[in-house]
RNA sequence: GGCCCCAUCGUCUAGCCCGGUCUAGGACGGCAGGUUCUCAUCCUGCAAACUCCGGUUCAAAUCCGGAUGGGGUCA
Numbered sequence: 001g002g003c004c005c006c007a008u009c010g011u012c013u014a015g016c017c018c019g020g021u022c023u024a025g026g027a028c029g030g031c032a033g034g035u036u037c038u039c040a041u042c043c044u045g046c047a048a049a050c051u052c053c054g055g056u057u058c059a060a061a062u063c064c065g066g067a068u069g070g071g072g073u074c075a
Stems, first nucleotide, its partner, number of pairs: 001074007010028004020058001030046005051067005
């Protein structure tokens, strides 16, 4: 340098192929409350994410192009 793959809450992950549905869902973790003599467990609630820019579209996490970062492969 060519080609291929990946990027979503603090962490892991579903959704992407085939655009629209509820508030982007779930687990762990965090915070608050309940339960308990206390802690743990358990129950309830809350906060928290689509890497960036542009395009297509009535509508984009999802499709297209580019950039950035990571990984693989060829030389």